[in-house]
Context: one part of a larger RNA
RNA sequence: CUGGGCGUAAAGCGUGCGUAGGCGGUACGGUGCGUCGGCACUGAAAGCGGAUGGCUUAACCAUCCGAGGUGUGGCGAUACGACCGAACUGGAAGCAGGGAAAAGUUCGCGGAAUUCCGGGUGUAGUGGUGAAAUGCGUAUAGAUCCGGAAGAGCGCCGGUGGCGCAAGCGGCGAACUGGCCCUGACCUGACGCUGAGGCCCGAAAGCGUGGGGAGCAAACCGGAUUAAAAUACCCGGGUUAUCCCACGCAAUAAACGAUGUUGGCUCGGUGUGCGGUGAUGGAACACCCAUCACGGCGUGCCUAAGCUCACGCGGUAACCCAACCGCCUGGGGACUACGAGCGCAAGCUUAAAACUC
Numbered sequence: 001c002u003g004g005g006c007g008u009a010a011a012g013c014g015u016g017c018g019u020a021g022g023c024g025g026u027a028c029g030g031u032g033c034g035u036c037g038g039c040a041c042u043g044a045a046a047g048c049g050g051a052u053g054g055c056u057u058a059a060c061c062a063u064c065c066g067a068g069g070u071g072u073g074g075c076g077a078u079a080c081g082a083c084c085g086a087a088c089u090g091g092a093a094g095c096a097g098g099g100a101a102a103a104g105u106u107c108g109c110g111g112a113a114u115u116c117c118g119g120g121u122g123u124a125g126u127g128g129u130g131a132a133a134u135g136c137g138u139a140u141a142g143a144u145c146c147g148g149a150a151g152a153g154c155g156c157c158g159g160u161g162g163c164g165c166a167a168g169c170g171g172c173g174a175a176c177u178g179g180c181c182c183u184g185a186c187c188u189g190a191c192g193c194u195g196a197g198g199c200c201c202g203a204a205a206g207c208g209u210g211g212g213g214a215g216c217a218a219a220c221c222g223g224a225u226u227a228a229a230a231u232a233c234c235c236g237g238g239u240u241a242u243c244c245c246a247c248g249c250a251a252u253a254a255a256c257g258a259u260g261u262u263g264g265c266u267c268g269g270u271g272u273g274c275g276g277u278g279a280u281g282g283a284a285c286a287c288c289c290a291u292c293a294c295g296g297c298g299u300g301c302c303u304a305a306g307c308u309c310a311c312g313c314g315g316u317a318a319c320c321c322a323a324c325c326g327c328c329u330g331g332g333g334a335c336u337a338c339g340a341g342c343g344c345a346a347g348c349u350u351a352a353a354a355c356u357c
Stems, first nucleotide, its partner, number of pairs: 003329004007311002012325001014201001016199002021194003025088002028085004033081002035077003039073003048066007091191001092188001094186001095184005103177007110154001114150008125136002162169002206249006220237004260324005268302007276294007306313002330357003339350004
């Protein structure tokens, strides 16, 4: 320097932004750096190719010729790459006009339920289970009615639906903020893609400080269960932690589509969400409603070719190509030890070897 791979066998970083680097659209002119050709010089021997010869042959060896490698100089070529110049619009961004959405942050508001508190009615049970018991209840429970308080989550709509880079997002309203889609093709004119390091975000559980605390409920206490034990499953509690809020930390996951990002190419069928265009009908005007067709973006299902060991994938590819990054290289030892970095800690990241099969 090189091979084969990464949905399920080992293997896609949890996600994004972006530095260096790598790669880069169409057409023209220039330079001639890379690149290519000829020439000259340079070139250790052995080795390699050819010829001839020496050991009886061969291996082996010798001699001669050649090829191959490097660098320099000069001449030439200009397709591709590079650089310089001046353009283009198809990539990308902007603009204009529309559109949908649980996208984010903050503030405010609402009703149902639960628990608790106060009061009324009312009397002996209630609760719970496979069956029970612990528990609660004559100090009036449970049931029922009225009033009050608190915290958390938002039924129906709700979807095989939508939004977000991922994590994730669901009552209503407002303010602020981000992205996306469609139509036009007005403007800029390659401004692009990827991305080692780096930085941001990152479920749940966990940690720190302060606050809140209705319900649920690790731990914990009690009752059952069991032949026995029951450090469980079931039941009654549960001062707590947690779950909620503010600020800070932590940085992991079956962080999954177990499928990196970007661009291009490649039969069809069917559903659904949101724009657009056209047609028909309703309506009566230009709004709106329904149906159909075409085409855009998203989200599902079934499939041709192709791929795949198979399962399956199949325009949302695991097909056919290209660019860049990450990763794998038998099982265990080992998501470990040591070292290093980070962290308040828990621990996280990076990551071996002996030995063994």

Small-subunit ribosomal RNA, central domain from an uncultured Chloroflexota bacterium, 357 nucleotides, folded computationally.
Its Rfam family is "Bacterial small subunit ribosomal RNA".
The RNAcentral record of the full RNA draws on ENA and SILVA.